[in-house]
RNA sequence: AGAGUUGGUCAGGCAGUCGCUUUUUUACUUUGCAAUACAAGUAAAACAGAGGAAAGUCCGGGCUCCAAAGGGCAAGGUACCAGAUAACUCCUGGGGGGCGUGAGCCUACGGAAAGUGCAGCAGAAAAUAAACCGCCUGACUCUUAGGAGUUAGGUAAGGGUGAAAUGGUGCGGUAAGAGCGCACCGCGUGACUGGUAACAGAAGCGGCAUGGUAAACCCUACCUGGAGCAAGAUCAAAUAGAGGAGCUGACUCGUGGCCCGCGGGGCUCCUGGGUAGAUUGCUUGAGCCAUAAGGUGACUUAUGGCCUAGAUGAAUGACUGUCCUCGACAAAACCCGGCUUAUCGACCAACUCUACUU
Numbered sequence: 001a002g003a004g005u006u007g008g009u010c011a012g013g014c015a016g017u018c019g020c021u022u023u024u025u026u027a028c029u030u031u032g033c034a035a036u037a038c039a040a041g042u043a044a045a046a047c048a049g050a051g052g053a054a055a056g057u058c059c060g061g062g063c064u065c066c067a068a069a070g071g072g073c074a075a076g077g078u079a080c081c082a083g084a085u086a087a088c089u090c091c092u093g094g095g096g097g098g099c100g101u102g103a104g105c106c107u108a109c110g111g112a113a114a115g116u117g118c119a120g121c122a123g124a125a126a127a128u129a130a131a132c133c134g135c136c137u138g139a140c141u142c143u144u145a146g147g148a149g150u151u152a153g154g155u156a157a158g159g160g161u162g163a164a165a166u167g168g169u170g171c172g173g174u175a176a177g178a179g180c181g182c183a184c185c186g187c188g189u190g191a192c193u194g195g196u197a198a199c200a201g202a203a204g205c206g207g208c209a210u211g212g213u214a215a216a217c218c219c220u221a222c223c224u225g226g227a228g229c230a231a232g233a234u235c236a237a238a239u240a241g242a243g244g245a246g247c248u249g250a251c252u253c254g255u256g257g258c259c260c261g262c263g264g265g266g267c268u269c270c271u272g273g274g275u276a277g278a279u280u281g282c283u284u285g286a287g288c289c290a291u292a293a294g295g296u297g298a299c300u301u302a303u304g305g306c307c308u309a310g311a312u313g314a315a316u317g318a319c320u321g322u323c324c325u326c327g328a329c330a331a332a333a334c335c336c337g338g339c340u341u342a343u344c345g346a347c348c349a350a351c352u353c354u355a356c357u358u
Stems, first nucleotide, its partner, number of pairs: 001354010012323007020049002023046008051329001055340002058338005063228004070260004075224005080094004095109001096107004110219002115217002117213002132159002134155009167185006186208001187206003192201003232280004242271006251265004287306008324327001
């Protein structure tokens, strides 16, 4: 100097003018009222007023209701080990496997000896496999010695096909071969050692082979009620306590399905009519910031400080000047912890590789 990897911060800035919304304070007005208070409206002032993803609705919860209990089956989810958390399948650290020169990155990572299924073409044969070319031996026939043909038996070391052919290399042995035997490697098992564990190393023993795939069905272990702020609660208003059909304690109803249990006594469907306004839930939170201690880390504890939208046909906009890195993706609607997706750029820190110089 260049090329990379990992983690973090910001999300145009500053100034001015006008405008919008919640809350608070002050003043005034109206209604009701004996008066105060309360409610509504107007004006002024002050504080505050969309995100790192608010998006997706993919997970996990808080909260509300079913509801006065539960159990099982089915169904769904997770799947190496240990932690952290309100909880999670998210997150942190470690192990195994794979990728990269490396810093690092990915991982749907229990079980194929419980069973079933699947793998085109080629090839003799692709899972209780097998002989296409070949090698060896015996018999018969032919032949100019070599040798050739048929048949019987042995064989899987050599060649061919294929992504993959049933351990690899070497030596010995054999009629020819073959873990047939041996040595090493590989594979299985494994005393002992280290580690909380996954796992790693590993003396010794065993000739040991019949592979892959579970992101196929399946088996094993563990976990799981349902619906959702349009959940609910309160007040007000209105109606036709209308009509019809069916079932009815051997029945029916009760927030996913089925069974047992428990609770209730009416339930289901069709036609037709009326009302649908206000308040609340609604923002003080598993909250944020700083410091200290503990921990590899996620995070935990203690002390101190702060209050940062609550709209309801839906509020934050417009103009001017100036600076620069010239501004992308994009807007709360009960709340929180994650994950995923989109994205113009700028900055900070640590680490890796290459080249050059000292």
Bacterial RNase P class A from a Methylococcaceae bacterium, 358 nucleotides, folded computationally.
Of the family's consensus pairs, 97% are formed in the model.
NCBI's taxonomy places the organism under Bacteria, Pseudomonadati, Pseudomonadota, Gammaproteobacteria, Methylococcaceae.
It was read from a public genome assembly, where an Rfam model found it.